[in-house]
A computed fold for a 530-nucleotide part of an RNA from Algoriphagus sp. AGSA1, annotated as large-subunit ribosomal RNA, domain I. It matches the Rfam family "Bacterial large subunit ribosomal RNA". Gene Ontology terms of the family: structural constituent of ribosome and ribosome.

Context: one part of a larger RNA
RNA sequence: GGCGCACGGGGGAUGCCUAGGCUCUCAGAGGCGAGGAAGGACGUGAUAAGCUGCGAAAAGCCACGGGGAUCGGCCAAUACGAAUUGAUCCGUGGAUGUCCGAAUGGGGCAACCCAGCCGAUUUAUCGGCUAUUCCGCAAGGAAGGCGAACGUGGGGAACUGAAACAUCUAAGUACCCAUAGGAGGAGAAAAUAACAAUGAUUCCGUGAGUAGUGGCGAGCGAAAGCGGAAGAGCCCAAACCGUUUAUGUCACGGCAUAGGCGGGGUUGUAGGACCUGUACAAUCAAAGACGAUCCGACGAGAACAGCGUGGGAAAGCUGACCGUAGGGGGUGAGAGUCCCGUAUUGGAAGGAUCGUCCGCGAGACGGGUAUCCUGAGUAGGUCGGGACCGGAGAAAUCCCGAUUGAAACUGCCGGCACCAUCCGGUAAGGCUAAAUACUCCUGAGAGACCGAUAGUGAACCAGUACCGUGAGGGAAAGGUGAAAAGUACCGUGAAUAACGGGGUGAAACAGAACCUGAAACCGUGCGCUU
Numbered sequence: 001g002g003c004g005c006a007c008g009g010g011g012g013a014u015g016c017c018u019a020g021g022c023u024c025u026c027a028g029a030g031g032c033g034a035g036g037a038a039g040g041a042c043g044u045g046a047u048a049a050g051c052u053g054c055g056a057a058a059a060g061c062c063a064c065g066g067g068g069a070u071c072g073g074c075c076a077a078u079a080c081g082a083a084u085u086g087a088u089c090c091g092u093g094g095a096u097g098u099c100c101g102a103a104u105g106g107g108g109c110a111a112c113c114c115a116g117c118c119g120a121u122u123u124a125u126c127g128g129c130u131a132u133u134c135c136g137c138a139a140g141g142a143a144g145g146c147g148a149a150c151g152u153g154g155g156g157a158a159c160u161g162a163a164a165c166a167u168c169u170a171a172g173u174a175c176c177c178a179u180a181g182g183a184g185g186a187g188a189a190a191a192u193a194a195c196a197a198u199g200a201u202u203c204c205g206u207g208a209g210u211a212g213u214g215g216c217g218a219g220c221g222a223a224a225g226c227g228g229a230a231g232a233g234c235c236c237a238a239a240c241c242g243u244u245u246a247u248g249u250c251a252c253g254g255c256a257u258a259g260g261c262g263g264g265g266u267u268g269u270a271g272g273a274c275c276u277g278u279a280c281a282a283u284c285a286a287a288g289a290c291g292a293u294c295c296g297a298c299g300a301g302a303a304c305a306g307c308g309u310g311g312g313a314a315a316g317c318u319g320a321c322c323g324u325a326g327g328g329g330g331u332g333a334g335a336g337u338c339c340c341g342u343a344u345u346g347g348a349a350g351g352a353u354c355g356u357c358c359g360c361g362a363g364a365c366g367g368g369u370a371u372c373c374u375g376a377g378u379a380g381g382u383c384g385g386g387a388c389c390g391g392a393g394a395a396a397u398c399c400c401g402a403u404u405g406a407a408a409c410u411g412c413c414g415g416c417a418c419c420a421u422c423c424g425g426u427a428a429g430g431c432u433a434a435a436u437a438c439u440c441c442u443g444a445g446a447g448a449c450c451g452a453u454a455g456u457g458a459a460c461c462a463g464u465a466c467c468g469u470g471a472g473g474g475a476a477a478g479g480u481g482a483a484a485a486g487u488a489c490c491g492u493g494a495a496u497a498a499c500g501g502g503g504u505g506a507a508a509c510a511g512a513a514c515c516u517g518a519a520a521c522c523g524u525g526c527g528c529u530u
Stems, first nucleotide, its partner, number of pairs: 001529009015515001016479002020450002022447007029439002031146002039100003042055003046078001050074002061094006070082003105114003115130006132143004150181001151179005161168001165215001191198002202229005212220002233431003236375001240263010268409001270374004274368005283362002288357008298346003304319004320337002322326001328340003380404008390416001411426005466473002486514001489501004
């Protein structure tokens, strides 16, 4: 030096565990904010810091309800206190709520500086008001900012694919802006169809990778119909009537023009005004009252003993019991009957939904047809763009810009150039629940999801430490034991190091660098061997 055996050091794999995650389901909620939010700064305790809570009334104040023995958060210990005259704690409502922040009296390098007016006062000071925009005659009211995704609108790429690349694709995606709601958008036919019909919109399945489109390349890609989910329909403008304002005119009676307000009226089998007849109702419905159901702090809530083993029984054995409860968790190992609970049942404040009553308010049906009304710089055309499955094409339809520019119910539009017949509809005003999308958040539950290099970046004081001028980047780090019973006391030692006794404990090779404790690597002893 090598090999072997034994015993260690080192290290933190593995096993077991879970306080945290991940993905869903069913309900709820879907907003907060000038009544000052979200987010912070600084304070606040008998206590130095941190977290949490709270705000100079500061781990809290008041009231009501619950609850019933402990309590002064994490946080042990000490000190000092509180509580059956009901504390702590839980629910509901209220009070207080420094400074910054939309930040709003002015300013400003956020958490700071400096004012004016009014009022009070103990003359130290304290309270209130004073931003901008919009609406309104005024009084006064509203807006602003934040928030995860979902919606609508306005803008709008490139990488990429086409095996290069330009039309095309990616994609109206990413991203930016504006803005709404618990949803949003769309929506009551100038529809779809096809000689038969359907009857607003939306969403799902199918139709269908079809019809189409396309350097007919890469690719892109419908609709009707059918089957389902849901289901709901309405209001203006105008004609006409009334009233009123302004202007013009006037023979002072009025008339005309332009507006305001009220009634009327709302459609395609045309309807309405107008004339005429019948009803004055059905029905819908804001606010309110009452009742029911649900949520709700919380209340009630069945049933087990013995024996031995063990540190410990819930495991084993023996014999019982409850069950509308044998979901789950805890307890010194594995508990239906020990504890918390669970099934079931009751329930204040407060809230939600539904029903009944009342009812602001809205709201009808015929006949006639001479006249009047029925959305104009609109529809349509041309040129240039865009949207549709449709890349300009034979290209309908819809939208925008420019330029032109009708008709008036014997009207007008559409049915994929265009024309005729036929059929369907009634544009140029508006509103509309449900079925649909999403989950920052709350409750309950589930998992052939993870189990500490996994699962969130984050199981632990993590968006922290740390890095960067900054935008930004971004960790590592869990486990004593059933219980601290966390080693009194003695010794060695310079020692508050470390260790030896001794004690606790089932175990201390469970001793806090603490469950298990692999490998690399480093040793000690013994044996064999070179």
Model confidence (mean pLDDT): 84 of 100.